[in-house]
RNA sequence: CGGCCCGUAGCUCAACGGGAGAGCGGGCUCCUUAUAAGGGCCUGACGAGGGUUCAACUCCCUCCGGGCCAA
Numbered sequence: 001c002g003g004c005c006c007g008u009a010g011c012u013c014a015a016c017g018g019g020a021g022a023g024c025g026g027g028c029u030c031c032u033u034a035u036a037a038g039g040g041c042c043u044g045a046c047g048a049g050g051g052u053u054c055a056a057c058u059c060c061c062u063c064c065g066g067g068c069c070a071a
Base pairs, nucleotide, nucleotide: 002069003068004067005066006065007064010024011023012022013021018054025043026042027041028040029039030038047063048062049061050060051059
């Protein structure tokens, strides 16, 4: 320098144009004589900017960060 992939909650990951979700974590609580296990509720996120569209995590462009390949 060129090509490809990835970036969503504190962590690991979903969501192929219309309601942003799960597990673990954290808080409260139920159960128990108590603890463990188990149940319920809450918590909190789309890397940044722009474009397309009635509508964008999703499609397009640029940038930022990370990884891989080639030179």